[in-house]
Context: one part of a larger RNA
RNA sequence: UUGCUGUUAAGGAACUAGGCAAAUUGACCCCGUAACUUAGGGAUAAGGGGUGCCAUCUUUAUUGAUGGCCGCAGAGAAUAGGCUCAAGCAACUGUUUAGCAAAAACACAGGUCUCUGCUAAAGCGUAAGCUGAUGUAUAGGGGCUGACGCCUGCCCGGUGCUGGAAGGUUAAGGGGAAUACUAAGCCGUAUGGCGAAGGUAUGAACUUAAGCCCCAGUAAACGGCGGCCGUAACUAUAACGGUCCUAAGGUAGCGAAAUUCCUUGUCGGGUAAGUUCCGACCCGCACGAAUGGCGUAAUGAUUUGAGCACUGUCUCAACAGCAAAUCCG
Numbered sequence: 001u002u003g004c005u006g007u008u009a010a011g012g013a014a015c016u017a018g019g020c021a022a023a024u025u026g027a028c029c030c031c032g033u034a035a036c037u038u039a040g041g042g043a044u045a046a047g048g049g050g051u052g053c054c055a056u057c058u059u060u061a062u063u064g065a066u067g068g069c070c071g072c073a074g075a076g077a078a079u080a081g082g083c084u085c086a087a088g089c090a091a092c093u094g095u096u097u098a099g100c101a102a103a104a105a106c107a108c109a110g111g112u113c114u115c116u117g118c119u120a121a122a123g124c125g126u127a128a129g130c131u132g133a134u135g136u137a138u139a140g141g142g143g144c145u146g147a148c149g150c151c152u153g154c155c156c157g158g159u160g161c162u163g164g165a166a167g168g169u170u171a172a173g174g175g176g177a178a179u180a181c182u183a184a185g186c187c188g189u190a191u192g193g194c195g196a197a198g199g200u201a202u203g204a205a206c207u208u209a210a211g212c213c214c215c216a217g218u219a220a221a222c223g224g225c226g227g228c229c230g231u232a233a234c235u236a237u238a239a240c241g242g243u244c245c246u247a248a249g250g251u252a253g254c255g256a257a258a259u260u261c262c263u264u265g266u267c268g269g270g271u272a273a274g275u276u277c278c279g280a281c282c283c284g285c286a287c288g289a290a291u292g293g294c295g296u297a298a299u300g301a302u303u304u305g306a307g308c309a310c311u312g313u314c315u316c317a318a319c320a321g322c323a324a325a326u327c328c329g
Base pairs, nucleotide, nucleotide: 001324002323003322004321005320006319007318008317010315011314014313019310027051028050029049030048031047036041038147052069053068054067055066056065057064070074082308083307084306085305086304087303088302089300090299094106095105110145111144112143113142114141115140116139122131123130124129148295149294150293151292153225154224155223158222159221160218161217162216163215164214167213168212169211173207174206178202179201180200181199182198185194186193187192226244227243228242229241230240253287254284265281266280267279268278269277
């Protein structure tokens, strides 16, 4: 000098991004225990008191009562919850990035939509075959949502899916009009012209499925859910009116929010002082209803704010022990 382990006057979070770390609490018995609540919980809530030894009486009990004794200290050492208030998120126990993330992510019971009638749908495999399932719609597969409570509005124009079949379009195939070449033969002085049957090639009309166009349905399918202007006897605002556009113009609830740019919005609370926090307001840049909306007891190594207790985190450092380095011998 560094590290580790302890102790510390007065103060007690002034430290710091943040009480990180440390300290406090801690066992058993007795008393006592709030809001809220899904009536189970919350709860070891919180907050108090006790604890050794000896004698006597007592007890099933070393159980209890009374009296006494000792120490600074009786769960005499060690092991052994700090607590409370408020808010966000996720109901919960669970799962996860083996080796920087444990969470609000995943899962979940529950909800809902859809497919599937059994040689099921779906999946693996070239196939044989197998899973589904030695199951049978109270079953199985897939999608979304995610306990519970109150609810889940409007739009089917686009895309998707389901159904429909009148019309339009439409493949191969069927069909075979017609055309071309060839060719016996005929004509012509000749280059040549015509050319039956047959063969070869091309091939029109007509016929013809699904699909698409078309017509409906369907949003807990993918998704979407307006603008401008005017108006009330102060002003302001606009219940009201006009107009344009749309498939329809955002309902309930919530709202500067895990969403709010402007923004440290404004008001209130807490502080001496608060860009965070809590309660309101609503002007929602750009919430919103199973890509669920809003609540919610309990739960959480979750996130945020506040307080009590406690402390070397700090004011501000000191000391002790141990270890190492270094120096001297």

A computed fold for a 329-nucleotide part of an RNA from Clostridium fermenticellae, annotated as large-subunit ribosomal RNA, domain IV. It matches the Rfam family "Bacterial large subunit ribosomal RNA". Its family is annotated with ribosome and structural constituent of ribosome in the Gene Ontology. Its mean pLDDT, the model's own confidence on a scale to 100, is 87. The full RNA is in RNAcentral, with records from ENA and SILVA.